[in-house]
Context: one part of a larger RNA
Molecule: small-subunit ribosomal RNA, 3' major domain
Organism: Trichopus zeylanicus subsp. travancoricus
RNA sequence: UGAUGGGGGCUUGCACAAGUGGUGGAGCAUGUGGUUUAAUUUGAUGCAAAGCGAAGAACCUUACCAGGGCUUGACAUGCCGUGAAUCCUCUUGAAAGAGAGGGAUUCCCUCGGGAACGCGGACACAGAUGGUGCAUGGUUAUCAUCAGCUCAUGCUGUAAGAUGUUGGAUUAAGUCCCACAAUGAGCACAACCCUCAUGUUUAGUUGCCACCAUUGAGUUUGGAACUCUGAACAGACUGCCAGUGAUAAGCCGGAGGAAGGUGAGGAUGACAUCAAGUCAUCAUGCCCCAUAUGCCCUGGGUGACACACAUGCAACAAUGGGCAGGACAAAGGGUCGCGAUCCAGCGAGGGUGAGCUAACUCCAAAAACUAGUCCUCAGUUUUGAUUGUAGGCUGCAACUCACCUGGAUGAAGCCAAAAUUGCUAGUAAUCACCGAUCAGCCAUACGGCGGUGAAUUCAUUCUCGUGCCUUGUACA
Numbered sequence: 001u002g003a004u005g006g007g008g009g010c011u012u013g014c015a016c017a018a019g020u021g022g023u024g025g026a027g028c029a030u031g032u033g034g035u036u037u038a039a040u041u042u043g044a045u046g047c048a049a050a051g052c053g054a055a056g057a058a059c060c061u062u063a064c065c066a067g068g069g070c071u072u073g074a075c076a077u078g079c080c081g082u083g084a085a086u087c088c089u090c091u092u093g094a095a096a097g098a099g100a101g102g103g104a105u106u107c108c109c110u111c112g113g114g115a116a117c118g119c120g121g122a123c124a125c126a127g128a129u130g131g132u133g134c135a136u137g138g139u140u141a142u143c144a145u146c147a148g149c150u151c152a153u154g155c156u157g158u159a160a161g162a163u164g165u166u167g168g169a170u171u172a173a174g175u176c177c178c179a180c181a182a183u184g185a186g187c188a189c190a191a192c193c194c195u196c197a198u199g200u201u202u203a204g205u206u207g208c209c210a211c212c213a214u215u216g217a218g219u220u221u222g223g224a225a226c227u228c229u230g231a232a233c234a235g236a237c238u239g240c241c242a243g244u245g246a247u248a249a250g251c252c253g254g255a256g257g258a259a260g261g262u263g264a265g266g267a268u269g270a271c272a273u274c275a276a277g278u279c280a281u282c283a284u285g286c287c288c289c290a291u292a293u294g295c296c297c298u299g300g301g302u303g304a305c306a307c308a309c310a311u312g313c314a315a316c317a318a319u320g321g322g323c324a325g326g327a328c329a330a331a332g333g334g335u336c337g338c339g340a341u342c343c344a345g346c347g348a349g350g351g352u353g354a355g356c357u358a359a360c361u362c363c364a365a366a367a368a369c370u371a372g373u374c375c376u377c378a379g380u381u382u383u384g385a386u387u388g389u390a391g392g393c394u395g396c397a398a399c400u401c402a403c404c405u406g407g408a409u410g411a412a413g414c415c416a417a418a419a420u421u422g423c424u425a426g427u428a429a430u431c432a433c434c435g436a437u438c439a440g441c442c443a444u445a446c447g448g449c450g451g452u453g454a455a456u457u458c459a460u461u462c463u464c465g466u467g468c469c470u471u472g473u474a475c476a
Stems, first nucleotide, its partner, number of pairs: 001476002003473003007470004012465002015460001019423005027313007034305002042053002064300007073125001077124002079121005087102006106115003127289001130287003136283002138278003148187006154163001156161001166179003193266004198234007208223002213220001237260001240254002243251002303442001320375004325370002332363003337356002342351002382413001387408001389406004429452003433448003
């Protein structure tokens, strides 16, 4: 100087407390371990692995297994020979492929040949999701959006180092002020960026409708006020007032204001730490394979199932369940697409195909909610697992192994022990909607979007973690 202490002081955080909803018990979905298997490909393993890579495993994907094949190779460059390429038919095969037959020939041209593509041959080579993340780049997580980490010159010490960066007060902040052998500076902090909240100006079509007419309908004239949309500005800075403080930084209260003390959210992540993760995104050193650890194909597997763990969904009901009426969003997506209307079907879906390359049209019905009615405390008119059955859709193909519909079946479950977890406001809780991936979908996931909308925080004693100062140490 660090590291560390079941040392001390100060500080801070949904860390505790106060509250609220969960997990842990039952059922199912998904992931992981284990076991099994021809294979159940593989990585990730406390926080920081486990609805994670995977924004979608029937084939493909696919890396695994079995079987059938290929060996200059599925792909690249160079050389030689040959034929344009393409196309059609047959045999064999599970397919990959192998074999046979037929017809027709392109473009440029200095007539030598060349271009693109196919086939054959010889070599250089290709190829590898093979190994090593403890050889690496790049990238990511974590501590942590925590407030720290350093340097130059000076001063000090024999030196390692120290000072600055400490002290007082303050802040979300090494934020700012004062003091001080320090004076300055850099990376982080903050601000600059984006979204939301208010207004002004401007622009009005596909959006809007107060006035004037008009219609079934902002439908059509018309209008540019309003809503809304896009753009450009304004606005918030402790600026103003009172108190407090050291005449400081600031803190507390108030005014005005749409918004008040970082207005709310996002993006933004210092020096380092964990030989943290990733050689399976990609790149790459070295090692290894080379008639296979490369490549093609069919089928299977990644979906197994005594069990254990993790994350979720949906329940156990009356603040509810069923039935038939009524109302109000936002943000998205659509031409190999979204699909209105009408028709038949109980329905999934089917037929028809208007409109829309979208502020125009479609997905689209918002649901919790509200007024009415039935049920009346039961394993029930609760729950909806499981099972067989009848259908539908996508797709060469739905058995292993998809989704959806109808009616039938109607399991456990009556609020959950020890323990454990999220959350401080438009938050939790609850309710629906949309999207990417995608033929279809195992999505209850993930990422967005709005509707309804709480309780509590007296405080820092204790638990856990962080930062600073100080102190002990047989540690470096």